RNA sequence: GCGGAUGGCCGGGUGAUCGCGUGGGGGACUUCGGUCCCUCGCGAGGAAAGUCCGGACUCCGGAAAGCGACGGUGCCGGGUAACGCCCGGACGGGGCAACCCGAUGGACAGCGCCACAGAGAACAGACCGCCCUUCAUGUAGGGGUAAGGGUGAAACGGUGGGGUAAGAGCUCACCGCGGGGCUGGCAACAGCGCCGGCAUGGCAAGCCCCACCGGGAGCAAUGCCGAAUAGGGAACCCACGGCUGCUUUCGCCAGGGUUCCGGGUAGGCAGCUAGAGCCUGUCGGCAACGGCAGGCGCAGAGGAAUGAUCACCCCCUGACCUUCGGGUCGGGGACAGAAUCCGGCUUACAGGCCAUCCGCGCAU
Numbered sequence: 001g002c003g004g005a006u007g008g009c010c011g012g013g014u015g016a017u018c019g020c021g022u023g024g025g026g027g028a029c030u031u032c033g034g035u036c037c038c039u040c041g042c043g044a045g046g047a048a049a050g051u052c053c054g055g056a057c058u059c060c061g062g063a064a065a066g067c068g069a070c071g072g073u074g075c076c077g078g079g080u081a082a083c084g085c086c087c088g089g090a091c092g093g094g095g096c097a098a099c100c101c102g103a104u105g106g107a108c109a110g111c112g113c114c115a116c117a118g119a120g121a122a123c124a125g126a127c128c129g130c131c132c133u134u135c136a137u138g139u140a141g142g143g144g145u146a147a148g149g150g151u152g153a154a155a156c157g158g159u160g161g162g163g164u165a166a167g168a169g170c171u172c173a174c175c176g177c178g179g180g181g182c183u184g185g186c187a188a189c190a191g192c193g194c195c196g197g198c199a200u201g202g203c204a205a206g207c208c209c210c211a212c213c214g215g216g217a218g219c220a221a222u223g224c225c226g227a228a229u230a231g232g233g234a235a236c237c238c239a240c241g242g243c244u245g246c247u248u249u250c251g252c253c254a255g256g257g258u259u260c261c262g263g264g265u266a267g268g269c270a271g272c273u274a275g276a277g278c279c280u281g282u283c284g285g286c287a288a289c290g291g292c293a294g295g296c297g298c299a300g301a302g303g304a305a306u307g308a309u310c311a312c313c314c315c316c317u318g319a320c321c322u323u324c325g326g327g328u329c330g331g332g333g334a335c336a337g338a339a340u341c342c343g344g345c346u347u348a349c350a351g352g353c354c355a356u357c358c359g360c361g362c363a364u
Base pairs, nucleotide, nucleotide: 001360002359003358004357005356006355007354008353009352010351012313013312014311015310016309017308018307020043021042022041023040024039025038026037027036028035029034045335049346050345052344053343054342055341056340057218058217059216060215070214071213072212073211074210075089076088077087078086079085090104091102092101093100094099105209106208110207111206112203113202114201127149128148129145130144131143132142133141134140135138157175158174159173160172161171162170176198177196178195179194181192182191183190184189222270223269224268225267232261233260234259235258236257237256238255241253242252243251277296278295279294280293281292282291283290284289314333315332316331317330318329319328320327321326
């Protein structure tokens, strides 16, 4: 210098004018419900997003302890309030390397499946070939053989020597596999001897088995206050309508008025933001993280505010000019946006900064 890997951070700045939401203070008006004005403070994010996991909180529920069903998680150890998250490690795979990726428990508990091709696909299997043999000597029959060829994702251990008619763990060495042992490690696992001639391939992202976790619904949760209108109940009054063709009494039903009561709607208040909080230092730990000390106050609206314009600066970029220092004019600056709160994951993102590491080339 070029190419690459990992981790972290920022994601426009300052000023002026106009405007929006909310809290405090003051004032004016008011139908007492509020409305308006002045002033001071505060006012989006790294993802506020997707709503995919885990919780806090609230209600339901006889209880939410156990079992079953159903769902989820799945190498080991640690962190955490908890997790499917994070850290460290093991194993397998990729890369020259830094480093990256992995739904990574169990296939002798049982069941099931293995397309196409191929002779044969799981207690195997002779299509070609090889070897032996028969006689009718051929494009024939019988037997042996899984070493060679062919098919396939996979052909019932692999390579080599011996052996044999040709072959075969038939036998031997090494590798693989299984069993058991020793050593190291908390463990996953690794290393090294011994025994076994192989003692049954893959799929659990098919059912299943094992271990662990989970009661359900969600802030439109939930609690309190509560009009107008309509409707419900009670008491009293009026009227004398209907049940009865007429009269009286009693009863029932219907009508009107006054007063009171309770439910519920609109609406209002709480929940609502001080929390597993943020920053700095220090200690423990490889780390995730935890302990201690000091400091800080950091949106709380409720159909939803957090904006717009101008000027200067910053970054990227195009054209022109240039005395090569730069100047002039123009364009652009992303993704997005709180809605009870918190821990994660995932996804989107113009442009830029920092640190550590790896490979190659050149120079010393």
A computed fold for a 364-nucleotide RNA from Palleronia sp. THAF1, annotated as Bacterial RNase P class A. RNAcentral records the identical sequence in 2 taxa. Rfam family: Bacterial RNase P class A. From the family's description: Ribonuclease P (RNase P) is a ubiquitous endoribonuclease, found in archaea, bacteria and eukarya as well as chloroplasts and mitochondria. It is recorded under the gene name rnpA.